[in-house]
This is a predicted structure of a 71-nucleotide RNA (transfer RNA) from Actinobacteria bacterium 13_1_20CM_3_68_9.
RNAcentral holds the sequence, with entries from ENA.
The prediction has a mean pLDDT of 81.
The source organism's lineage runs through Bacteria, Bacillati and Actinomycetota.
Its Rfam family is "tRNA". The family's RNA type in Rfam is transfer RNA.

């Protein structure tokens, strides 16, 4: 310096235009003579910054990070 991926809760991931879901984890409760399992329910997220749309996490442009690739 050039291409290309991939960026979503604390953590792994889906979700590819109609307003975010699972699992782990964290807290609360209940169960149990206690743990450990199990069960209900709660916190908690779309990198940042623009376009287009009626409406963007998706699609476009940039910029940052990250991992690959060439030179």
């Nucleotide at each position: 310096g050039c291409g290309g991926g991939c960026g979503u809760g604390g953590u792994g991931u889906a979700g590819a235009g109609g307003u975010a879901g699972c699992a782990c984890a964290a807290g609360a409760c209940c169960c149990u003579u206690c743990c450990a399992a199990g069960g209900u329910c709660u916190u908690a997220g779309c990198g940042c910054g623009g376009g287009u749309u009626c409406g963007a996490u998706u699609c476009c442009c940039g910029c940052c990070g990250u991992c690959c690739g060439c030179u």